[in-house]
Context: one part of a larger RNA
RNA sequence: GACGAACGCUGGCGGCACGCCUAACACAUGCAAGUCGAACGGACUUAAAAGAGCUUGCUUUUUUAAGUUAGUGGCGGACGGGUGAGUAACACGUGAGCAACCUGCCUCUGAGAGGGGGAUAGCUUCUGGAAACGGAUGGUAAUACCCCAUAAAAUAUAAAUAUCGCAUGAUAGAUAUAUCAAAGAAAUUCGCUCAGAGAUGGGCUCGCGUCUGAUUAGAUAGUUGGUGAGGUAACGGCUCACCAAGUCGACGAUCAGUAGCCGGACUGAGAGGUUGAACGGCCACAUUGGGACUGAGACACGGCCCAGACUCCUACGGGAGGCAGCAGUGGGGAAUAUUGCACAAUGGAGGGAACUCUGAUGCAGCGAUGCCGCGUGGAGGAAGAAGGUUUUCGGAUUGUAAACUCCUUUUAUCAGGGACGAUAAUGACGGUACCUGAAGAAAAAGCUCCGGCUAACUACGUGCCAGCAGCCGCGGUAAUACGUAGGGAGCGAGCGUUGUCC
Repeated sequence: GACGAACGCUGGCGGCACGCCUAACACAUGCAAGUCGAACGGACUUAAAAGAGCUUGCUUUUUUAAGUUAGUGGCGGACGGGUGAGUAACACGUGAGCAACCUGCCUCUGAGAGGGGGAUAGCUUCUGGAAACGGAUGGUAAUACCCCAUAAAAUAUAAAUAUCGCAUGAUAGAUAUAUCAAAGAAAUUCGCUCAGAGAUGGGCUCGCGUCUGAUUAGAUAGUUGGUGAGGUAACGGCUCACCAAGUCGACGAUCAGUAGCCGGACUGAGAGGUUGAACGGCCACAUUGGGACUGAGACACGGCCCAGACUCCUACGGGAGGCAGCAGUGGGGAAUAUUGCACAAUGGAGGGAACUCUGAUGCAGCGAUGCCGCGUGGAGGAAGAAGGUUUUCGGAUUGUAAACUCCUUUUAUCAGGGACGAUAAUGACGGUACCUGAAGAAAAAGCUCCGGCUAACUACGUGCCAGCAGCCGCGGUAAUACGUAGGGAGCGAGCGUUGUCC
């Protein structure tokens, strides 16, 4: 000098930031991911019209319109948000490569959308179970599912030839064979299918860099390489069969310990050292371990299955759960906040839109936790008042300090007006910021130190006691070093102490 700090004493206001560093301990409760009726068949509500029955103002049927939505279906739940347990690794940083790859939505381009079919949820009826949740029957729709047709610059095989490169090779390629598509809707629009290109996002490979220990010296059998096969979007022992015996290592392998990495941050003249809170990028994880499914994308925090621990319900047969999301609770701890408001803005998901959802976000609350700014009054005022302290008893000092006189009103208070943020409407913040006016010095100063280092001294008490102390050291009867008082010094809404780094 710095801090995500804590503790002690003290504490007026505002702005901007920051706020579980410990138990990746366990969690009550609420919310945090939905949306689309312009994909679909139903169900229900309301209104109107028409018909029938009659009890003449009701019941029922049909149609139309508006609305609601359990289910099927689509898109999104792989983003956003949290945490740092693991990881010493192509995890990260940086620079390259992929002639070994994928990419929903978006943009551009070319082509297309013909015909048919069988189901199924919802629903009805029956039924099992305490519940969670099912089973059977009947019948139904679609942008759900399936078949056929059409089809190439797609894919596979064969292929003369041409061009090129970076080794395997790549590109173009007449032709032949085979394979593969579609969906509509409320219709100038939005969707659907195939193909090409782009953009974006990802996957993989490599060079270099990345802590400590040798009181860890050998490690390794899918291990190292090859052939073939499988698998993947893709290369590859990624996996498998066979074959060979390799591969790494004092330039530190292996093992052990510690640790998310970086942009940055702190410090320093720099070199360097330390660090990785907040903000941004990447990675990993989601009660512990394992697994796949769906999907453009996950091996998926608020999805599924299995196993373990724990908690809860149970009719004992069986079920339910996962805050390292936002609040909040217990616990741990020196220590860290509200079970707040709003989608008004920015952004995201869905939708043609209106809009809905959004603890992302915007705000507010709490905390001197930090940084910055402001205030606690200004000028005059000597009888140098009283009081205090001290004294050589003359005085000195507190001290222009106070009183007193004249002013001012920042902030705070009260009253009135009142935004920007929002291009038409729409403001949580907020009657906030800000402006104007009113009254009145009114409501607002402490903390540490005073032996030297180190700015600042006297008196009394104590008497190696009580105590102080960062180091040197002070205290045993005149202590500037302990305690109190007066005075002084420093900083100031803070001041000290402790801890850590330079």
This is a predicted structure of a 502-nucleotide part of an RNA (small-subunit ribosomal RNA, 5' domain) from an uncultured bacterium. RNAcentral holds the full RNA, with entries from ENA and SILVA. Its Rfam family is "Bacterial small subunit ribosomal RNA". Its mean pLDDT, the model's own confidence on a scale to 100, is 85.